[in-house]
RNA sequence: AAACGACAAAGGCAAACCUGUUGAAAGGCAGGGACGCAAAGCUACGGGUCUAAGGUUGCAUGACAAUGCGACUAAGGCAGCCGGGUUGCCAAC
Numbered sequence: 001a002a003a004c005g006a007c008a009a010a011g012g013c014a015a016a017c018c019u020g021u022u023g024a025a026a027g028g029c030a031g032g033g034a035c036g037c038a039a040a041g042c043u044a045c046g047g048g049u050c051u052a053a054g055g056u057u058g059c060a061u062g063a064c065a066a067u068g069c070g071a072c073u074a075a076g077g078c079a080g081c082c083g084g085g086u087u088g089c090c091a092a093c
């Protein structure tokens, strides 16, 4: 110097669940809480996946308004699903 990542040291993050809040929802945020994590830091670029307010459409009722139910749809999400990009602490053998 590098980084194969250790029952190392220092420090870090925080699943489920609960409370509050926000949102149409998925989800986000804050507090509590720890299942786990060496990028469980950041980034929706590729794949994947969740949601469907709005939109399109089918059917039913109806009166051309409108309402109900279903299907499709991301311009909304998920980085703790995988890959890519990017930044970074420590470091035995």
Stems, first nucleotide, its partner, number of pairs: 005090001012037002017032006035080001041086003045083003048078003054073008